[in-house]
RNA sequence: UGAGUAAGUCAGAUGAUCGCCGGUACAAAACCGCAAGGUUGUACGGGAGGAAAGUCCGAGCUCCGUAGGGCAGGGUGCCGGGUAACACCCGGUGGAGGCAACUCUAAGGCAAGUGCAACAGAAAGCAAACCGCCACCAAAAUGCUUUGCAUUUUGGCGGUAAGGAUGAAACGGUGAGGUAAGAGCUCACCAGCGGAUAGGUAACUAUUCGGCUAGGUAAACCCCACCUGGAGCAAGACCAAGAACGGACACAAAAAGGCAACUGCCCGUUGCUGUCCAAUGGUAGGUCGCAUGAGUUUACUGGCGACAGUAAACCUAGAUAGAUGAUCAUCUAAUACAGAACUCGGCUUAUAGAUUUACUCACAUA
Numbered sequence: 001u002g003a004g005u006a007a008g009u010c011a012g013a014u015g016a017u018c019g020c021c022g023g024u025a026c027a028a029a030a031c032c033g034c035a036a037g038g039u040u041g042u043a044c045g046g047g048a049g050g051a052a053a054g055u056c057c058g059a060g061c062u063c064c065g066u067a068g069g070g071c072a073g074g075g076u077g078c079c080g081g082g083u084a085a086c087a088c089c090c091g092g093u094g095g096a097g098g099c100a101a102c103u104c105u106a107a108g109g110c111a112a113g114u115g116c117a118a119c120a121g122a123a124a125g126c127a128a129a130c131c132g133c134c135a136c137c138a139a140a141a142u143g144c145u146u147u148g149c150a151u152u153u154u155g156g157c158g159g160u161a162a163g164g165a166u167g168a169a170a171c172g173g174u175g176a177g178g179u180a181a182g183a184g185c186u187c188a189c190c191a192g193c194g195g196a197u198a199g200g201u202a203a204c205u206a207u208u209c210g211g212c213u214a215g216g217u218a219a220a221c222c223c224c225a226c227c228u229g230g231a232g233c234a235a236g237a238c239c240a241a242g243a244a245c246g247g248a249c250a251c252a253a254a255a256a257g258g259c260a261a262c263u264g265c266c267c268g269u270u271g272c273u274g275u276c277c278a279a280u281g282g283u284a285g286g287u288c289g290c291a292u293g294a295g296u297u298u299a300c301u302g303g304c305g306a307c308a309g310u311a312a313a314c315c316u317a318g319a320u321a322g323a324u325g326a327u328c329a330u331c332u333a334a335u336a337c338a339g340a341a342c343u344c345g346g347c348u349u350a351u352a353g354a355u356u357u358a359c360u361c362a363c364a365u366a
Stems, first nucleotide, its partner, number of pairs: 001362010012331007020047002023044004030039003049337001053348002056346005061232004068267004073228005078092005093107001094105004108223002113221002115217002130164002132160003136156009172190006191213001193210007236288004246277004257273005295314008
């Protein structure tokens, strides 16, 4: 100097004028409304994001009157930590990618069972012999030569899975020995499986021994381990408003039955209720919930880290047909993606420009 990797910061700023929406304090009359309740004045403050998006996870909060057992359903899936909790985050282990800094990981179990793998191929896992190789028997031919030997062809019967073909994949791989020909049959190295020892909290790693090997796929069904009520701020609470009558059966009480709650089903528990049929009024109003939080910032301590503890300081939008817009001036890289609707912790997606720190590789110079 160039190319990369990882982690961040800002998301325009300052001033003036007018406009919009909250809050606090003061003033107290007028206006709107049947009511509950609401509006208006002055002064001082405050007013969209890093993702507010997606609605993918987890919780807080509210309600379902209270609490169970079993089955089902759903979720997670290497180990150890963090957290209110999580499928998130941190640190490790195994595997894959990259020269590297680093990145990704759906990473329990196929000797529990059931499936799937078109076509090709003999055969796709209790599999299997098309071509081939070898031994024995029979027939024929040829040669040597002697009465038998060798070679070739055809057939029968037996052995074999090393070689070839097919396929994504063929019952461990490579090499050597051995064999009638072959095969872990034997040996060496490697992979897998199992045992022992050592290290580590553990996942796992290293060394060593053994026999010779049980294919692939679970982001296939399934098995195993752990976790798991439902609905949701249009939750919910309060105020205002609002209404008349009827019919059939039963009637002694209890039981039975029915309804409701506990996610779906069953059991069980509790509460309510005599059963069935028809019919009417109100529910488009108002207030709360509504923002002080598992809150933010700074410092110190502990920790590799996520984070935790202590101390101090700070208060930072609450709309409801839905609030922050316009103009001028200066600075400037200033715009991209884009607007809260119960709140918070994450993940994922979109994204212009400016800028900070650390590390890796290449080249050059000293």
Molecule: Bacterial RNase P class A
Organism: Alkalibaculum sporogenes